[in-house]
Molecule: Glycine riboswitch aptamer
Organism: Actinoallomurus purpureus
C1' cells in the first nucleotide's frame, strides 16, 4: 500500500395484512354523526426483535453457528413513521498479499 470479510453513519430502493367493531378522553359541534389520541374485542400479515426446526459451514463426531421456513410472544394491518434485505459513498476493527 491493501483484498475478502466485520460494525457504523449517511443517502437511494424496500412487502404482507380490516383506516372492522366497541369504549373512554379530547376538540370543533348540534347533532345521534365528524376528527384526534388512547383501552379492549374479533379477523389478518410475516421482514424489527424474540423462539422452534433444519440444509448447509466448522476435515469427521460432539459443541457452536445457520433460512426471506415454521410460530406469531413481541410487533404491524390509510398515508407517515418504521422495515429485514439490497445498492452507493465514507468511516472504524480485521488484516490475506
Nucleotide at each position: 500500500c491493501g483484498a475478502c470479510c466485520u460494525c457504523g453513519u449517511a443517502c437511494g430502493g424496500g412487502a404482507g395484512a380490516g383506516c372492522c367493531c366497541u369504549c373512554g378522553c379530547a376538540c370543533a359541534g348540534u347533532g345521534u354523526g365528524g376528527u384526534g389520541c388512547g383501552g379492549g374485542g374479533c379477523g389478518c400479515c410475516g421482514a424489527a426483535g424474540g423462539a422452534g426446526c433444519a440444509a448447509c459451514c466448522c476435515u469427521c463426531c460432539c459443541c457452536g453457528g445457520a433460512a426471506c421456513c415454521u410460530c406469531u410472544c413481541a410487533g404491524g394491518c390509510a398515508a407517515a413513521a418504521g422495515g429485514a434485505c439490497c445498492g452507493u459513498a465514507c468511516g472504524a476493527g480485521u488484516g490475506a498479499g